[in-house]
Context: one part of a larger RNA
RNA sequence: GCCAGCGAGUUACCGUGUGUGGCGAGGUUAACCCAUGAAGGGGUAGCCGAAGCGAAAGCGAGUCUGAAUAGGGCGUCUAGUCGCAUGCGGUAGACCCGAAGCCGAGUGAUCUAUCCAUGGGCAGGCUGAAGCGGGGGUAAGACCCCGUGAAGGGCCGAACCCACUCUGGUUGAAAACAGGGGGGAUGACCUGUGGAUAGGGGUGAAAGGCCAAGCAAACUCGGUGAUAGCUGGUUCUCCCCGAAAUGUAUUUAGGUACAGCGUCAGAUGUUCAGCAUCGGAGGUAGAGCACUGAAUGGGUUAUGGGGCGUACAUGCUUACUGAUCCCAAUCAAACUCCGAAUGCCGAUGCUCCAGAGUCUGGCAGUGAGACCACGGGGGAUGAGCUUCGUUGGUCGAGAGGGAAACAGCCCAGACCGCCAGCUAAGGCCCCAAAUUCCUGACUAAGUGGUAAACGAUGUGAAACUGCAUAGACAGCCAAGAGGUUGGCUUAGAAGCAGCCACCCUUUAAAGAGUGCGUAAUAGCUCACUGGUCGAGUGGUUUUGCGCGGACAAUGUAACGGGGCUCAAGUCAGGAGCCGAAGCUGCGGACUUCCUAAUUUACUUAGGGAGUGGUAGGGGAGCGUCGAGCUUGCAGUGAAGCAGGUGCGUGAGCCUCUGUGGAGCGAGCUCGAGUGAGAAUGCUGGC
Repeated sequence: GCCAGCGAGUUACCGUGUGUGGCGAGGUUAACCCAUGAAGGGGUAGCCGAAGCGAAAGCGAGUCUGAAUAGGGCGUCUAGUCGCAUGCGGUAGACCCGAAGCCGAGUGAUCUAUCCAUGGGCAGGCUGAAGCGGGGGUAAGACCCCGUGAAGGGCCGAACCCACUCUGGUUGAAAACAGGGGGGAUGACCUGUGGAUAGGGGUGAAAGGCCAAGCAAACUCGGUGAUAGCUGGUUCUCCCCGAAAUGUAUUUAGGUACAGCGUCAGAUGUUCAGCAUCGGAGGUAGAGCACUGAAUGGGUUAUGGGGCGUACAUGCUUACUGAUCCCAAUCAAACUCCGAAUGCCGAUGCUCCAGAGUCUGGCAGUGAGACCACGGGGGAUGAGCUUCGUUGGUCGAGAGGGAAACAGCCCAGACCGCCAGCUAAGGCCCCAAAUUCCUGACUAAGUGGUAAACGAUGUGAAACUGCAUAGACAGCCAAGAGGUUGGCUUAGAAGCAGCCACCCUUUAAAGAGUGCGUAAUAGCUCACUGGUCGAGUGGUUUUGCGCGGACAAUGUAACGGGGCUCAAGUCAGGAGCCGAAGCUGCGGACUUCCUAAUUUACUUAGGGAGUGGUAGGGGAGCGUCGAGCUUGCAGUGAAGCAGGUGCGUGAGCCUCUGUGGAGCGAGCUCGAGUGAGAAUGCUGGC
C1' cells in the first nucleotide's frame, strides 16, 4: 500500500412539541398483594387538571395597588390526562477516537550518580628530592664535591581507563559502532563482589546531568470513558424546499446568546410585489457664493511704517503694508440664496396567484466570505490592498457555451432519453463547426498582437488663411550700392566683442545689416530686386489610423498556434451560416394546484405551473439480524458462492445455469449491537 472483518446520535429519568390511541371535568396509578406450562386481577397513597390574585394576612371570577365604586397589572370568557411512536432540550461519559497534564497507592540504584565494606590491577624504560656516608672547607658552621638513597596528583610508553580529531557508517555489522591519529597511565587512578540513598524525592568536581535505550519531576496501576469553545471521522436510496458568512453584546473576536435569513405544521386569505394616479417628508448629484471659511488680480481708501516739513498744530508725499467697500475670476465632507433624477412613506385603482405577504408554534444551519460593476472613506484618485452602502450581480451552493488554459467576467439556470430543429454570447482561411461573403474607406507599423509625458515634412479627411499667368514657391543667372570705417568704446571695433542711435541719398532693389569669417580689414552669404522657368505654393486649426519614446532573467514566448497586408487588421453598412444541458419538437418520470368523473382507491382523465443545489428542514422507501401470527419451498437438492437474462427512478428484487450438500423464504406486525471508503482508524492476511 491493497484486501477482508470490526468501527461512531445509544440507554435511563425529567421537560417540551408533533402523530396516534383510551377515558374525559376528569385522567392515572406507585410500592406492594393475589395469580400465571405467563394472563391478568387488585391496590386511590401520590401526581396533573378543573381558579386566580397578592410579599402576606387574606379575598375570590376576580384580585393587587390605591383615599377611590378611578386608572393600571395579572386573571376569567378556549379540556384535560394517561399510554405508545417520534423531533428537540436538560441531567448523566451522552455521536466516536485523540492530549499535554493533576492526584493517590505501589515498583525500581542488575543502567547510571555519590557513598560504605571487602578484594583485585597497573609490561618496560627514564629522572634522581630529602636523609645518610665519605672527602674538602671553617674557630665551629654555612657551603662545595663524590657516593649512597629512593621521593613525585614527576617523565616516555603497553595492558587498563578516556573520547580531542579525521574518514567511513547514517533503511548501519551497531537505537552511538569501526579504523587512523590523540589524552591519562602510582593516582582526586582503574576495577570485581556485597551494601546504602527513591520521585517534588535521591544523587550531582553543576551539564538541569543521572535515577534501566526519551527525566524542568521515573515507571506501573488506579481516580478515568479527566477535560479538549480544538483537529479528524461519522456507513443505504429516491422526492420537495433551501440558507448564511450580517446587526447587537460578550476576559469576546476561528466560541456563544438574541435578532436577521431556511424549513415544517397550523391560522389568515392578496394583506406582498410591480405599474399608474394623487398626497407627503428630504438637502444628495449638480450648481452657487447670499452665510461660514479658503483664495487670485485690479481699483478705492481707513490704519500702520518710511520720507519731507514752518516739525506746537493744520499738513504734503510714498514702485511699503493693507481691513472695509467695488469690479472680474475661483474653491469646500464637517459652507448653502438654490436644487434634481432615483429611492422612501401613505392612499386609491389596475395587473398578478408567484414555494407571494403576515402571525403562532416545532426543528435548524449561519454569524472566516470572495470577486466584478456602481457610490464613498483609508492608502500614493497603489495593490489579486483595506473598510462601509436598507446598491446590484455572480461564485459560495451552479453544471453547459464563450473568454487558448482561467470559482467570482460575458451568454445561459442541467428532471430523464433522442445520430431532430431554432437561437444567445462568441465566431465563420487551416488546426476547428460555420463566408477565403458583398459594399465603401483607412492602416504599411505584422500596427493589429501591452504603456505615458513628450517628440516628428508618416499618411487620410475637414475648415480657415497668405502669395500666385500683372508669373508665385523651389532651382539657376545677375544685382545686393553711396554718405560711411554712423557715434561711443577700444591697442584695433570698418554691418557682424559691447553701448547708443537706426537717418539720408542713388535706386528695379539693397538692413547703419541674417549667419560664416578676419588681429582689424578683406572674402562668402542672407534679407530685398531684376531675369530665366511656367502652375500651383506656404501657414494655422480640428480630426481618423499609424512612428519613436519601449530594458529581465532555460527558448520564439506580449495573436492559443500555423499563418495573414485592396487582409485572415481597423472603421461603417449589409446578406447568410455555425454555435449551449437556453427555446422548440417527439417519448417518458415525478411534484403541486384547479376542474371533472366514477364513487372513495389520492384512482383516472384534462389543463396550469414546476423538478441545479452545500449547511440545513420536511416526506416516502430499500436492505440486514432477531421475535410473533398467517402461509410456503427443500436430497426430484435449502443457504452460500460463480456466471448470465429480465424488472424497478433508486436503495434493490425475480429468475436461469453451474457449484454446493441441509436448511430457507413470503405477507402483516414488533424489536435492534441495522448498511463503511476515508478517522496518520483497530485486528488479520498478502

Predicted 3D model of a 686-nucleotide part of an RNA (large-subunit ribosomal RNA, domain II) from Ferrithrix thermotolerans DSM 19514. The coordinates come from a structure-prediction model, not an experiment, and the mean pLDDT is 85. RNAcentral holds the full RNA, with entries from ENA and SILVA. Rfam family: Bacterial large subunit ribosomal RNA. Gene Ontology terms of the family: structural constituent of ribosome and ribosome.